Overview:
This is a predicted structure of a 592-nucleotide part of an RNA (large-subunit ribosomal RNA, domain I) from a Bacillota bacterium. The source organism's lineage runs through Bacteria, Bacillati and Bacillota. It matches the Rfam family "Bacterial large subunit ribosomal RNA". Gene Ontology terms of the family: ribosome and structural constituent of ribosome.
[in-house]
Context: one part of a larger RNA
RNA sequence: GGCGCACGGUGGAUGCCUAUGGCGUCAAGAGCCGACGAAGGACGUGGUAAGCUGCGAUAAGCUUCGGGGAGCCGCAAACAGGCGUUGAUCCGGAGAUGUCCGAAUGGGGCAACCUGGCGCGAGUAAUGUCGCGUCAUCCGUACCUGAACACAUAGGGUACGGAAGGGCACCGGGGGAACUGAACCAUCUAAGUACCCCGAGGAAGAGAAAACAAACGUGAUUUCCCUAGUAGUGGCGAGCGAACGGGAAACAGCCUAAACCUGCUGGAUGUAAGGCCACAGCCGUUGUCCGGUGGGGGUAGUUGGGACCUGGUGAUGGUGCGUUGUGGCGCACCAGGGGAGUUACCAAGGUGAUGCUUAGUCGAACGGUCUGGGAAGGCCGGCCAUAGAGGGUUAGAGCCCUGUAGGCGAAAAGCAGCACCCUCCCUAUCCAGGCACCCGAGUACCGCGGGGUAACCGACCCUGCGGGAAUCUGGGAGGUCCCCCUCCUAAGGCUAAAUACGUCUUGACGACCGAUAGUGAACGAGUACCGCGAGGGAAAGGUGAAAAGCACCCCGGGAGGGGAGUGAAAUAGAACCUGAAACCGUGCGCUU
Numbered sequence: 001g002g003c004g005c006a007c008g009g010u011g012g013a014u015g016c017c018u019a020u021g022g023c024g025u026c027a028a029g030a031g032c033c034g035a036c037g038a039a040g041g042a043c044g045u046g047g048u049a050a051g052c053u054g055c056g057a058u059a060a061g062c063u064u065c066g067g068g069g070a071g072c073c074g075c076a077a078a079c080a081g082g083c084g085u086u087g088a089u090c091c092g093g094a095g096a097u098g099u100c101c102g103a104a105u106g107g108g109g110c111a112a113c114c115u116g117g118c119g120c121g122a123g124u125a126a127u128g129u130c131g132c133g134u135c136a137u138c139c140g141u142a143c144c145u146g147a148a149c150a151c152a153u154a155g156g157g158u159a160c161g162g163a164a165g166g167g168c169a170c171c172g173g174g175g176g177a178a179c180u181g182a183a184c185c186a187u188c189u190a191a192g193u194a195c196c197c198c199g200a201g202g203a204a205g206a207g208a209a210a211a212c213a214a215a216c217g218u219g220a221u222u223u224c225c226c227u228a229g230u231a232g233u234g235g236c237g238a239g240c241g242a243a244c245g246g247g248a249a250a251c252a253g254c255c256u257a258a259a260c261c262u263g264c265u266g267g268a269u270g271u272a273a274g275g276c277c278a279c280a281g282c283c284g285u286u287g288u289c290c291g292g293u294g295g296g297g298g299u300a301g302u303u304g305g306g307a308c309c310u311g312g313u314g315a316u317g318g319u320g321c322g323u324u325g326u327g328g329c330g331c332a333c334c335a336g337g338g339g340a341g342u343u344a345c346c347a348a349g350g351u352g353a354u355g356c357u358u359a360g361u362c363g364a365a366c367g368g369u370c371u372g373g374g375a376a377g378g379c380c381g382g383c384c385a386u387a388g389a390g391g392g393u394u395a396g397a398g399c400c401c402u403g404u405a406g407g408c409g410a411a412a413a414g415c416a417g418c419a420c421c422c423u424c425c426c427u428a429u430c431c432a433g434g435c436a437c438c439c440g441a442g443u444a445c446c447g448c449g450g451g452g453u454a455a456c457c458g459a460c461c462c463u464g465c466g467g468g469a470a471u472c473u474g475g476g477a478g479g480u481c482c483c484c485c486u487c488c489u490a491a492g493g494c495u496a497a498a499u500a501c502g503u504c505u506u507g508a509c510g511a512c513c514g515a516u517a518g519u520g521a522a523c524g525a526g527u528a529c530c531g532c533g534a535g536g537g538a539a540a541g542g543u544g545a546a547a548a549g550c551a552c553c554c555c556g557g558g559a560g561g562g563g564a565g566u567g568a569a570a571u572a573g574a575a576c577c578u579g580a581a582a583c584c585g586u587g588c589g590c591u592u
Base pairs, nucleotide, nucleotide: 001591002590003589004588005587006586007585008584009583015577016542017541021513022512023510024509025508026507027506028505029504031501032166033165040101041100042099043056044055045054047079048078051075052074062095063094064093065092066091067090071083072082073081106115107114108113116135117134118133119132120131121130122129137163138162139161140160141159142158143157144156145155170201171199172198173197174196175195181188185235211218212217222249223248224247225246226245232240233239253494254493255492256440260296261295262294263293264292265291266290267289268288269287273286274283275282276328277327278326279325280324281323301472304439305438306437308434309433310432311431312430316335317334318333319332320331321330322329336427337426338425339424340423341422349421350420351419352418354416355415356414357413358412360408361407362406366381367380368379369378370377382399383398384388390402391401392400445467446466447465448464449463450462451461452460474489475488476487477486478485529536530535549576552563553562554561555560
């Protein structure tokens, strides 16, 4: 030196574990927050206080109303000092306070800083100083003021209301790739995806047929299952890919524009054509036409609907008005009658009881003995069960604790449906005939171009440029086009539910992980650290049942160690469960 055996050191694999860790699924709830200053931060705040948490100069907190019932002053020990059955700490409802920055909004600014005006107040002899309130911009409405330039307008100002900024995903809209696939690549595909921007809500969008269908019929929209990888489409390549119809979920229908009547208003015309009708009087700034604005009216596809005219039907009463009187007619209001209900169809609230949510509360039944450090284990004998889910307790507990099954509960706030108050609406319509007034215009439609539809000639839908209608004897569609037939009524609007999502709250579950796994993060983690910055981004869990965390003695400057003691165990001593291997030693054996 090598090999082997034994015993150590180092190291932190493995096993086991999981305290408030993570991942996923399901269900329920809530589904927006913000100038009443958000989201997110900075800085403070404790007797001692670095971090986290909480809170805001009233600063680990203040008030009040409930719950609860013996301890408490967060994580987190300790010292000091306090609080609490006159009910603290703690939990829940409501409120107060809430520095500075941040949309940030008096002005400025290199965020958390600097610096003003006005009003009121504190203080000073006075100034300086301090406190509270207020002062940004844009839009809308109303009003005041008011240039060039007479009226006017622009501009300026005041009051009130609104906006702004943030938010995981979901939703609507405006823009919109490439890699890739086609075994190349250009149409095509990827894909209207990713991404950017705008906007909205708890959902959004869509939505009451100018729809389908096919000679039978259906009857707004949305979502799911099927139809069906079918019919189609496609450098007929790669690929893309319906609908009709059937079955389900959920169901809800409405308001306008116009014709016509009319109030107000602007303009034109204009001395009588008018003023509801009849007669008489009276007025005429009446009237007529056009425009604007408000009220009534009206909303449809059956034999179109409506307006207007005529006739019929029906219609409770009162008051007032329509230039005056009489009669008629019409209108308005009130009462009576009827209906509805706050998501559309019209709109604002209150009270009550009930239910739910935000604290809680009651809640059955076990002993002995053995082993052991410890009993929940073994043995013996019992009991409860609408409760034998789970967790904890020195080991494996239905009956020890917490819970579980099953019941009960709210001063306050919120939510839901219900009842009442209340509020709102209607008070007409219907039938027949006539008339031919209305029925959404740079629209339909046509040509050219583009896009969307599963679809790349065309039909359909949207649209850029050009041309450019009609009003029901009108128009559109039924996949070029024409005829017939059938369906429907465009060019205005609103509309719950069934559907999507999962930031957040609660509950349950898992042939999900178990510390190199599972979130990047089980731990003061988006931390330390790196980067000018955008950004990147860790490592790090385990004494023991309980600190009982080794009093005291010895060696040592200390670190550390030896005794003693605790403990079941100290080779469980905090560099702490187990403690593999590499690697480093000590002793012994063999060998060179």